Bacterial RNase P class A from uncultured Eubacterium sp., 334 nucleotides, folded computationally. The model forms 95% of the base pairs in the Rfam consensus. Its Rfam family is "Bacterial RNase P class A". It is annotated as a ribozyme.
């Protein structure tokens, strides 16, 4: 000069304020006392699950999803290791990584022509010298792509026509658990590209959702239509299955509890594993508001504070970000 991972998120100290938990207290008010109290992304709601409720829960369509290979995990489109391509000197990064020989679409424009063609040119034959018939696809031209590529031989001029080499395609050895890699042999000498285009394969997927549910209060002594060969239900859809009640209108309540934070949680140490992680032992307890709790005021230091504030949790992805500062590693100069 850079690449790849990790830590921190202004900091100390006084004063007054807030939320919530424990005690003090047998209840309550008050009060005192102890601890605790908003993030690395709390954002996006973009995947995956816990958890609730249909519901004792099955099958098949439809739709979606994911897409080398092996493995972590509750699972996943996350991660980790390899393979295969692309890019960088390089540490390393990135990938739309199964099928074009099932089929159908779609490549504008320009070119003779993009599923089969001949504009220019090269060759031969004939010529009234204007040109016309044959062959040809190496040369040029048009284009993102044009009968596999570079070289020799043949040939009327050409062509994989032939042959070496490379590429492609098959099957056989070796090595790998496999993706794939390496050898030698064979062989057509080969009808583009494109599937985050439609589709085919393989594997996966029930639906709502904490405003989900449970309980208590409080209330109106309801009306009327339909109804078992039917309605209705957690269902897109239909089989099956379950319920006996569905609609409508009216009046009540819209308040309390709980779900609510112990958690597939963190931290440390051995082990095992290349890692993702996994087991085992000690440890620690960190928000649960509900119109919504972290604030303000002084001093003092420094890196001069950016994106930015929980609402049932959790594992990821992805956006956005002011600077400190640690590790390993790769170029290049001395």
């Nucleotide at each position: 000069a850079g690449c790849a991972g990790g830590a921190c998120a202004g900091g100390u100290g006084a004063u007054c304020g807030c939320g919530g938990c424990u005690g003090g207290u047998u209840c309550c008010a008050u009060c005192c006392a102890g601890g605790u109290g908003a993030g690395g992304a709390a954002a996006g709601u973009c995947c995956g699950g816990g958890c609730u409720u249909c519901a004792c829960a099955g099958g098949g369509c439809a739709g979606g999803a994911u897409g080398c290979c092996g493995g972590a995990u509750a699972a996943c489109g996350u991660c980790c290791g390899g393979c295969g391509g692309a890019g960088g000197c390089g540490a390393c990064u990135c990938c739309c990584g199964g099928g074009a020989a099932a089929g159908u679409g779609c490549a504008a424009c320009a070119g003779a022509a993009a599923g089969a063609u001949a504009c220019c040119g090269c060759c031969g034959g004939c010529u009234u010298c204007g040109g016309c018939c044959g062959g040809u696809a190496a040369g040029g031209g048009u284009g993102a792509a044009a009968u596999g590529g570079c070289g020799a031989g043949g040939u009327a001029a050409g062509a994989g026509c032939u042959c070496a080499c490379c590429g492609c395609u098959g099957g056989c050895c070796u090595g790998g658990u496999a993706a794939c890699a390496g050898g030698a042999c064979a062989g057509g000498c080969u009808c583009u590209g494109u599937a985050a285009a439609c589709c085919c394969c393989a594997u996966c997927c029930g639906a709502a959702g904490c405003a989900a549910g449970a309980c208590c209060a409080a209330g109106a002594c309801g009306u009327g239509a339909c109804g078992a060969u039917a309605c209705g239900g957690u269902u897109g859809c239909c089989c099956g299955c379950c319920g006996u009640g569905u609609c409508a209108c009216a009046g009540g309540u819209a308040g309390g509890u709980u779900g609510c934070u112990u958690g597939a949680a963190c931290c440390g140490u051995a082990u095992g594993g290349u890692a993702a992680c996994a087991u085992a032992c000690g440890g620690u307890c960190u928000a649960g508001a509900u119109a919504g709790a972290u604030g303000a005021u002084c001093a003092c230091c420094c890196u001069c504070g950016a994106c930015a504030u929980a609402a049932c949790c959790c594992g990821g992805c992805u956006u956005a970000u002011c600077g400190u500062u640690c590790u390993g590693c790769u170029c290049g100069a001395c």